[in-house]
RNA sequence: GGGUCUGUAGUCUAACGGCAGGACGCUGCCCUCACGCGGCAGAAAUUCCGGUUCAAAUCCGGGCAGACCCA
Numbered sequence: 001g002g003g004u005c006u007g008u009a010g011u012c013u014a015a016c017g018g019c020a021g022g023a024c025g026c027u028g029c030c031c032u033c034a035c036g037c038g039g040c041a042g043a044a045a046u047u048c049c050g051g052u053u054c055a056a057a058u059c060c061g062g063g064c065a066g067a068c069c070c071a
Base pairs, nucleotide, nucleotide: 001070002069003068004067005066006065007064010024011023012022013021018054026042027041028040029039030038047063048062049061050060051059
């Protein structure tokens, strides 16, 4: 330099083009003499810029980052 694949809460992982969900973690409350366990509730995410579409995490183009292969 070329090609292929991947990018979603703090971490891991879902999501036919149609409300972004789950687990762990975190916070608050309940429970307990207290901690832990347990119960209830809550905050928190689509790598970026454009395009297509009534509607994009999803499709298309271009960046960025990472992995692999070739040179």

This is a predicted structure of a 71-nucleotide RNA (transfer RNA) from a Candidatus Aenigmatarchaeota archaeon. Its Rfam family is "tRNA". Rfam's curators write: Transfer RNA (tRNA) molecules are approximately 80 nucleotides in length. The source organism's lineage runs through Archaea, Nanobdellati and Candidatus Aenigmatarchaeota. Model confidence (mean pLDDT): 83 of 100.